[in-house]
RNA sequence: GCGCCUGUAGUUCAGGGGUUAGAACGCCGCUCUUAUAAAGCGGAGGUCCCUGGUUCGAAUCCAGGCGGGCGCA
Repeated sequence: GCGCCUGUAGUUCAGGGGUUAGAACGCCGCUCUUAUAAAGCGGAGGUCCCUGGUUCGAAUCCAGGCGGGCGCA
């Protein structure tokens, strides 16, 4: 340099055009306990990498950029 894959919560990921953006772990509070852990209940936390485009409607489709991974040279 070229090709392919990829970017969503603190972390690992699901969601592939409309419903309110979700799970697990983590974090905070409460219950339980002498106390901690475990268990149970509740809660906070997201401009869905950026900019444009398509569409009545975009996290989702398209283009470019940026970051990461793999391959070829």

Model confidence (mean pLDDT): 83 of 100. Transfer RNA from a Minisyncoccota bacterium, 73 nucleotides, folded computationally. Its Rfam family is "tRNA". The family's RNA type in Rfam is transfer RNA.